[in-house]
Context: one part of a larger RNA
RNA sequence: UCUUCGUUAAGGAACUCGGCAAAAAAGCGUCCGUAACUUCGGGAUAAGGACUGGUUCGGCUCACGCCGAACCCGCAGCAAAAGUAGCUGGGCGACUGUUUAUCAAAAACAUAGGUCCCUGCUCAAACCGUAAGGUGAUGCAUAGGGGCUGAUGCCUGGCCAGUGUCAGAACGUUAAGGGGAGGGGUGAUCCCUUUUAGGGUGAGCUCUGAACUUAAGCGCUGAUGAACGCCGGCCGUAACUAUAACGGUCCUAAGGUAGCGAAAUCCCUUGUCGGGUAAGUUCCGACCUGCAUGAAUGGCAUAACGACCUGGCAACUGUCUCAACGAAGACCUCG
Repeated sequence: UCUUCGUUAAGGAACUCGGCAAAAAAGCGUCCGUAACUUCGGGAUAAGGACUGGUUCGGCUCACGCCGAACCCGCAGCAAAAGUAGCUGGGCGACUGUUUAUCAAAAACAUAGGUCCCUGCUCAAACCGUAAGGUGAUGCAUAGGGGCUGAUGCCUGGCCAGUGUCAGAACGUUAAGGGGAGGGGUGAUCCCUUUUAGGGUGAGCUCUGAACUUAAGCGCUGAUGAACGCCGGCCGUAACUAUAACGGUCCUAAGGUAGCGAAAUCCCUUGUCGGGUAAGUUCCGACCUGCAUGAAUGGCAUAACGACCUGGCAACUGUCUCAACGAAGACCUCG
């Protein structure tokens, strides 16, 4: 010096990103007492306070037990053990649960509940398999599968122009196939002739090929948002000023409703005001100028719950002012 422990004057978080670590307090007994809030179950062992041994006698009592007196022992009578002490504001997630075996346990996942879509059973839909076959299910729409949301309470606004899905079938477009007009190559046969040359006819074989016919799809018509999604700009106006209920204009499919809001979302920003502190970039309550909130990509509240995140209080302490001493074991040096 290091590791693991122990003690410490005065102060008591001044340490630090942060009370990390440590300390402290309390302990499933008896009696009393217990707030806000609440889904009336809880919250709650809330918080907070008091008490406790043994022997003998007496009184009361059905009993359990209670009361009183005297005496005895100990420094101390829940003689030990049995709370990760407690209180309080806010955020997120309802809760119990699950997760990155080996840096993340969470606000992530799941969940009950909600809603949408598919499925009428001859192989349901969906899924595995080339198939046979199997799961679904020895089930039958109060069932099964898939998507999203995520207890509960109050709610869930506008837009179908784009994309998707569903429905429709008149018209347009559209493949292979059918069809075969026409054209090309070769050319048997036969005929004519200027007869070794040439012309004509043209079966067969073969190549190509128009019109016409022809499905889904697409175009087209409509519906659909708890489908993917989207939800404006400029200018003016009231008898102080300011502001604009109001008006004008452009664009759009429609221009963000209720609620919430410097927020797990606010750049400017330590916004402004209030609270808390002697002093507060954090925290709480408001305001609204929302860079870039917003309604099952759910919005806003919410008791209970949380090894979650974030403020405050009391208690407590070597975290610190500021360090000291001690114990055990190491390291190092000498033998």
Predicted 3D model of a 335-nucleotide part of an RNA (large-subunit ribosomal RNA, domain IV) from a Patescibacteria group bacterium. The RNAcentral record of the full RNA draws on ENA. Rfam family: Bacterial large subunit ribosomal RNA.